[in-house]
About this RNA:
Bacterial RNase P class A from a Planctomycetota bacterium, 385 nucleotides, folded computationally. The sequence was found by an Rfam model in a public genome assembly. The coordinates come from a structure-prediction model, not an experiment, and the mean pLDDT is 77. Rfam family: Bacterial RNase P class A. Rfam links the family to the GO terms ribonuclease P activity, tRNA processing and dimeric ribonuclease P complex.

RNA sequence: UGAGAGGUCCAGGCGGUCGCUUCCGAUUUCGGUCGGGAGAGGAAAGUCCGGACUCCUCGGGUCAGGGUGGUUGCUAACGGCAACCGGUCGCGAGAUCAGGGAAAGUGCCACAGAAAACAAACCGCCUCCCCCUCCUCCGGAAGCCUCCGGAAGAGAGGGAGGUAAGGGUGAAACGGUGCGGUAAGAGCGCACCGCGGCUCUGGUGACAGGGCUGGCAGGGCAAACCCCACCCGGAGAAAGUCCAAGUAGGGAAGCGCUGGCGCCGGCCCGCGCCGUCAAGCUUCCGGGUAGGUCGUUGGAGGUCGGGUGCGAGCUCGAUCCCAGAGAAAUGAUCGCCCUCUUCCUUGUGAAGAGACAGAAUCCGGCUUACAGGGCCUCUCACGCG
Repeated sequence: UGAGAGGUCCAGGCGGUCGCUUCCGAUUUCGGUCGGGAGAGGAAAGUCCGGACUCCUCGGGUCAGGGUGGUUGCUAACGGCAACCGGUCGCGAGAUCAGGGAAAGUGCCACAGAAAACAAACCGCCUCCCCCUCCUCCGGAAGCCUCCGGAAGAGAGGGAGGUAAGGGUGAAACGGUGCGGUAAGAGCGCACCGCGGCUCUGGUGACAGGGCUGGCAGGGCAAACCCCACCCGGAGAAAGUCCAAGUAGGGAAGCGCUGGCGCCGGCCCGCGCCGUCAAGCUUCCGGGUAGGUCGUUGGAGGUCGGGUGCGAGCUCGAUCCCAGAGAAAUGAUCGCCCUCUUCCUUGUGAAGAGACAGAAUCCGGCUUACAGGGCCUCUCACGCG
């Protein structure tokens, strides 16, 4: 200098004017007014995980169902994060993995292919047999290039067998490479690699390395059923708490103009008194609704510093208070500057644009979206000293 890898941070700036929500103070004719303060995000998003909190159920356990899946840690918890191990990819920095079990059982492996799992044999390779053709040689007959018989070889076809090296099919073909060996081949034998068993060493562990031994055992799929280990009660702020109008029900007490019934006085009617029931009126009580209050933002909180740990993180001290709406405020506009794009008359130019997106109980994560820019660490190549 060029090409890359990993991480982290910012998310246009300043000012004027007019507005919105909320807090504090003053004032008020209680309607408000004035002054001051605060007012979206790294993802507030998707609502995918995990927790706090609340209510419901609740003697314990199991099954069912769901989830997770290398190891060790971190954490309130997690499917998150860190470090490490292993596989794969990359020259490398690094990236990525749903990364337990296929020798408990069941199931599946399309197409192609001979065969997809108790292996098998399409082409090919090799051996033997039969038949035919050709060439060479030998013997005999005939006599001019013929016939008969035999031997060795080559080739075509058929049959019997061996083989799994090679070809071919496939995502995958019953360990790989090489040498020996063989009729051709084959762990048939040997060396190395891989693999199984036993064992030693190192490591908390995943695992790594070594030794001995076994010619090698049943290929893959468990985000197929399943097995193993661990985890999980349900519903969710429309959770829940409290206050509580009007109207219509409910309950209690009282009232007496009314009506029914009973009793007493009275010969009867009527009347009077008492009790009871019904309706009515008055007062009180209670539940619910509308509405309001709390939950609600002081928290696994932010910032700075010390200690500790490779790290995720833990811990100590100081300091700060940092949105809280409720159909839902956080906005609009103007000027200057900044960045980018386009155009031309090329400069103190003009025009346009300024990402993704917006709280709704809170917190920890994951995932997804995102204009542009800053910073840190590392790798590779080339050049120079």